[in-house]
Context: one part of a larger RNA
RNA sequence: CUGGGCGUAAAGGGUGCGUAGGCGGACCUUCAAGUCGGAUGUGAAAACUAUAGGCUCAACUUAUAGCUUGCAUUCGAAACUGAUGGUCUUGAGUGGAUUAGAGGAAUGUGGAAUUCCAGGUGUAGCGGUGAAAUGCGUAGAUAUCUGGAGGAACACCAGUAGCGAAGGCGACAUUCUGGGAUCAUACUGACGCUGAAGCACGAAGGCUAGGGGAGCAAACAGGAUUAGAUACCCUGGUAGUCCUAGCGGUAAACGAUGGGCACUAGGUGUCGGGGGGCGUGACCCUCUCGGUGCCGCAGCUAACGCAUUAAGUGCCCCGCCUGGGGAGUACGAUCGCAAGAUUGAAACUC
Repeated sequence: CUGGGCGUAAAGGGUGCGUAGGCGGACCUUCAAGUCGGAUGUGAAAACUAUAGGCUCAACUUAUAGCUUGCAUUCGAAACUGAUGGUCUUGAGUGGAUUAGAGGAAUGUGGAAUUCCAGGUGUAGCGGUGAAAUGCGUAGAUAUCUGGAGGAACACCAGUAGCGAAGGCGACAUUCUGGGAUCAUACUGACGCUGAAGCACGAAGGCUAGGGGAGCAAACAGGAUUAGAUACCCUGGUAGUCCUAGCGGUAAACGAUGGGCACUAGGUGUCGGGGGGCGUGACCCUCUCGGUGCCGCAGCUAACGCAUUAAGUGCCCCGCCUGGGGAGUACGAUCGCAAGAUUGAAACUC
C1' cells in the first nucleotide's frame, strides 16, 4: 500500500463558515471523453503453456501455435458516467402569516445577602473545631436597630424544560440583532452535500495596559494535627476572580459517538406549532410536523449496551488509528510579549 477499523480496546478534528477537489434529483435531444464490441498494426528473443519432432528415455533441445492480460489507429454501439442544448419540481432557497426561547450586543433599573463606615441600645465575651489554638473584643467587640458606601452574584420560578454551531446562556426593562419551528400557498428552478488549505468563534486558568476590588481565594503567614505535615482542618491573606481594549487557543472542549441524505416494529412522558372531534373549559380524545427524554422489537455489538436522536441497513465527503514505553519528548519550522501552542521523530527497551 491493500485490507480492517475509530461510544468504552489505538483512533471523530473543540466548533462553524468556506476555496480547490470529490460526490450529486426527474425527463428529453445531441456528442462520444470514460465504457463496451469488431478490424488492423505493434506488443524483441528467451522463459511459460499446448501439440508434434531430435538425442535409446528423461533432463535438455528444435519447430509451430498460444500467451504477451498492453498501446496506437480505425469502424461501430449509446444503456450507464461525462459533455451540449432544452424542460420539470420532489432536493435547496425566497416571499407571506403565525409562533416559542437563560440565542447575541449595549444601556439603564431593582431587591435580598456579605463586608465596611457613622450613630443608637447594650456588656463580656465573640469566633472557630473532632477537640483546640492562632484571631477579634472593656480603646466597648459579638448581638440588635437606623442611616450610608461599594463590589459581585441574581434565591423562589427551575423542569433528563428552553435557546445556541460549539464554547456557552438564568433578576427586570428598553434599544439593536442572529438563528429556528409550524401553516398555507406564490415564486426561483438542482442554485445541492461534504470540505484539504484558509478564515472566524472558542470554558477555566494565564499574559499586556488602564480601571475596579464586597465576598471568595492560588502564593504566603500564623494556629492546630502528626513520627514528620512544605497537606487535609482553623484564623488571616496577595495575585486572580469583575470591567474596558488586546494577546493567548487549550480542556474528561464528552453523547469520550464528524457532517449530509434515504430506509427499517412499537410504547410512553415532555417542549413548540398546526388540523379534526367533543365541549362551559387553561380539560380530554385523535392525527400530524419539529425538538428533547425513557423503555423496547428486528438488526448490530467482544461484552456492556445501541436501537427512527442507531452503535441497524446503504450511499457521498472530510478527519483520524496501526503494540507498550521512550513521547506529545528532541530537533527543525510556524505562531506568541511570555507562559507556551501547533506540527512531530529516532536511538534504545519490553